The RNA shown here (Bacterial RNase P class A) has 392 nucleotides and comes from an Anaerolineae bacterium.
[in-house]
RNA sequence: CAAGUCGGUCAGGCGGUCGCACCCUGUGUUCGGGGUGAGGAAAGUCCGGGCUCCAUAUGGCACGAUGCUGGGUAACGCCCAGGCGGGGUGACCCGACGGAAAAGGGCCACAGAAAAGUAGACAGCCAGCCAACUCGUUUGGCUUGGUGAUGGUGAAAAGGUGGUGUAAGAGACCACCGGCGUCUGUGGUGACACAGACGGCCAGGCAUCCCCCAUCGGGAGCAAGGCCAAGCAGAGGCAAGCCCCUCGGGGCACGGUGCGGCCAGUACCGUUUGAGCUUCGGGUAGGCCGCUAGAGACGGCGGGUAACUGCCGUCCCAGAUAGAUGAUCGCCGCUCGGGGCCAGCAUGCUGGCUCCGCGAGACAGGACCCGGCUUAUCGACCGACUUGGGCA
Numbered sequence: 001c002a003a004g005u006c007g008g009u010c011a012g013g014c015g016g017u018c019g020c021a022c023c024c025u026g027u028g029u030u031c032g033g034g035g036u037g038a039g040g041a042a043a044g045u046c047c048g049g050g051c052u053c054c055a056u057a058u059g060g061c062a063c064g065a066u067g068c069u070g071g072g073u074a075a076c077g078c079c080c081a082g083g084c085g086g087g088g089u090g091a092c093c094c095g096a097c098g099g100a101a102a103a104g105g106g107c108c109a110c111a112g113a114a115a116a117g118u119a120g121a122c123a124g125c126c127a128g129c130c131a132a133c134u135c136g137u138u139u140g141g142c143u144u145g146g147u148g149a150u151g152g153u154g155a156a157a158a159g160g161u162g163g164u165g166u167a168a169g170a171g172a173c174c175a176c177c178g179g180c181g182u183c184u185g186u187g188g189u190g191a192c193a194c195a196g197a198c199g200g201c202c203a204g205g206c207a208u209c210c211c212c213c214a215u216c217g218g219g220a221g222c223a224a225g226g227c228c229a230a231g232c233a234g235a236g237g238c239a240a241g242c243c244c245c246u247c248g249g250g251g252c253a254c255g256g257u258g259c260g261g262c263c264a265g266u267a268c269c270g271u272u273u274g275a276g277c278u279u280c281g282g283g284u285a286g287g288c289c290g291c292u293a294g295a296g297a298c299g300g301c302g303g304g305u306a307a308c309u310g311c312c313g314u315c316c317c318a319g320a321u322a323g324a325u326g327a328u329c330g331c332c333g334c335u336c337g338g339g340g341c342c343a344g345c346a347u348g349c350u351g352g353c354u355c356c357g358c359g360a361g362a363c364a365g366g367a368c369c370c371g372g373c374u375u376a377u378c379g380a381c382c383g384a385c386u387u388g389g390g391c392a
Base pairs, nucleotide, nucleotide: 001388002387003386004385005384006383007382008381009380010379012332013331014330015329016328017327018326020037021036022035023034024033025032026031039363043374044373046372047371048370049369050368051221052220053219054218063217064216065215066214067213068082069081070080071079072078083097084095085094086093087092098212099211104210105209106206107205108204122151123150124147125146126145127144128142129141130140131139132138133136159177160176161175162174163173164172178202179201180199181198182197183196184195185194186193187192225289226288227287228286234280235279236278237277238276241252242251243250244249245248253271254270255269256268257267258266259265296315297314298313299312300311301310302309303308334361336357337356338355339354340353341352342351343350344349345348
């Protein structure tokens, strides 16, 4: 310098004008001042929890999820560290990674004779029998037997190489190699690794098909849930009334309340059974709470390889309800493209400065709150590392 791997950070800044939501505030209130105002994913709603209600939710069945080991955590299907397997020259990446050796069932397309627990004879080979004549170490045939060594099919045909053996063959037997299992030892908390001995044990794959084993899970969700409560509907209650007229009032009477110790008096209200008044329970519209101070953020010092965690200090950081956080202008900054200048050397690349551009700047937005995962994202920057090349 080129190509790459892993981890992390940012997601333009400042100002002007107009505007929005919430909170605080001004004796100018159709006005003004101040403060705060989305994200790394606020998203998908896929997991896990807090919180709330239901019958306190325990045991069992069913169903679902998870599945190497150890740790972290409120918890997880998440994270960290490790083991094993696979990929890559490498940094590193990927893995539903318990059981198919014994509880059982099922499946294995096409091809092929045969696709799985007494494996399997299509061709070939060997033996036997029959026939032929060219009479041979021959050829042909067989509803006979042996053979998994050879061929062919297939993703897969029941270890490999060499030998012994045999009519031909075969772990049938032997040596070595490979695998598996059992036992022992060593190391490790463990998954597991290494070593040795023994056993011819050589038994295909799929559990992301049922199933078995282990662990976990009660259900529903802020439209949870609670409080207040128009209207309508429902149920209950309403003591006390007469007269006059020009129909709007008047008179007297009675009841209640106030003033008053009481009576009287006085002011107001009510008294004709109602389309009125009033009480009650449930509860709609609507309003309020839940609601944002929390497994909280930042910093420091410790513990731990790490995930994470302990202590101390400082801080308060959206709470709308059809849903506010927007628009526009100016300057600056970054990247990209083009031009110029300078420097370096490996001489066609790299770096720096500067000018120009109606250039580009993403994905996307809370709605009870957190921890994760996944997906989307113009770009920029930082750190660690790998491979190849060059120079000293």

It matches the Rfam family "Bacterial RNase P class A". Rfam classes the family as a ribozyme. The organism belongs to Anaerolineae, within Bacteria. The prediction has a mean pLDDT of 78. It is recorded under the gene name rnpB. The RNAcentral record of the sequence draws on ENA.